Context: one part of a larger RNA
RNA sequence: UUGGGUGUAAAGGGCAAGUAGGCGGUUUGUUAAGUGAGAGGUGAAAGCUAUCGACUCAAUCGGUAAAUUGCCUUUCAAACUAUCAAACUUGAGGCCGGAAGAGGGAAAUGGAAUUAGCGGUGUAAGGGUGAAAUCUGUAGAUAUCGCUAAGAACACCAGUGGCGAAGGCGAUUUCCUGGUCCGGUUCUGACGCUAAAUUGCGAAAGCUAGGGGAGCGAACAGAAUUAGAUACUCUGGUAGUCCUAGCCGUAAACGAUGAGCACUAGGUGUCGGCUUUUUUGUCGGUGCCGCAGCUAACGCAUUAAGUGCUCCACCUGGGGACUACGGCCGCAAGGCUAAAACUC
Repeated sequence: UUGGGUGUAAAGGGCAAGUAGGCGGUUUGUUAAGUGAGAGGUGAAAGCUAUCGACUCAAUCGGUAAAUUGCCUUUCAAACUAUCAAACUUGAGGCCGGAAGAGGGAAAUGGAAUUAGCGGUGUAAGGGUGAAAUCUGUAGAUAUCGCUAAGAACACCAGUGGCGAAGGCGAUUUCCUGGUCCGGUUCUGACGCUAAAUUGCGAAAGCUAGGGGAGCGAACAGAAUUAGAUACUCUGGUAGUCCUAGCCGUAAACGAUGAGCACUAGGUGUCGGCUUUUUUGUCGGUGCCGCAGCUAACGCAUUAAGUGCUCCACCUGGGGACUACGGCCGCAAGGCUAAAACUC
C1' cells in the first nucleotide's frame, strides 16, 4: 500500500465558518470526454507459458504459437457519469403569521448573607477539635440592637426542564443583537452536502498593564496528629479568585460516540408549537424501556453502536515518547507538528 477498523481494546479533530477538492434531486433534448462494440497499426529480440524438434536423456540449443492485460488511428452506440440548452419542485433558501428560551453584549437597580467601622445593651469567656492547642477577649470580645461601608455570589422558583456550534449560560428591569420551532402550497428554482488549507470562538489555571479586594484561598507561618507528617484536621494568610484591555489555546474540551441524507416494530414520561366533539393526531426537542438487527461482551436500538450512500479526521504491538532534533507560534509558562537508537 491493499485491507480491517475508531462508545469501553490503538483510533472522531474541543467547536464552528468556509476556500480548493470530492460527491450531488426530477424531466426532455444536445454533444460524445469518460464508457461499450468492431476494424487497422504498433506493442524489438531474449525471457515466461504451450507445443514440436536437435545433441543417447537432462541441463542446453532451435522452430512455431500464445502472451505482451498497453498506446495510437478510425467507424458505430448513447443506457449511465460528464458537457451544453430548456424546464420542474420534493432538497435548500426567502416571505407572511404565531411561539418558547439561564443564547450573546451593555447599562441600571434590588434583597438576604458575610466581613469591617461607629454607637447602644451587656460580662467573661469566645472560637475550634476526635481531643486539644495556636488564635480572639477586661484596652470590654463572643452575643444582641441600630447606622454606615465594601466586594462577591444570586437561596426559594429549579425540573434526566430550557437555550447555545462547542466552551458554556441562572436575581430583576431596560436597550442592542444571534439562532431555533410551528403554521401557510406565498416566492426563488438544486442555489445542496462535506471540507484539506485558512480564519474565528474556545472551561480552569497561568502571563502583561491598570483597577479592585468582602468571603474563600495555592505558596507561606504557626498549632496539632505521628516513629516521622514537607499531608489529612485547626488558627492565620500572599498570589489568585472579581473588573477593563491584551495574551495563552489547553482539559476525563466526554455521549470517551465527526458531519449530512435516506430507510428499519412499538410502549411510556416530559418541553415548545399546530390540531382536535372529551378522545386524539401531527411536527420539532429531551429522557426511560424495548423488537428486528448489531456487538468480544457490556450494551446500542427512529436522539443507533442497525441497514446503505457522500465527504472529512484518525489508528496499525508495549515501552522509549503527548519525548529529542528541526520548524512555526508565545512576553513567559509552554503549545502545535513529531522521530530514532535501544528494549520486551
This is a predicted structure of a 344-nucleotide part of an RNA (small-subunit ribosomal RNA, central domain) from a Candidatus Omnitrophota bacterium. The coordinates come from a structure-prediction model, not an experiment, and the mean pLDDT is 89. Its Rfam family is "Bacterial small subunit ribosomal RNA". The source organism's lineage runs through Bacteria, Pseudomonadati and Candidatus Omnitrophota.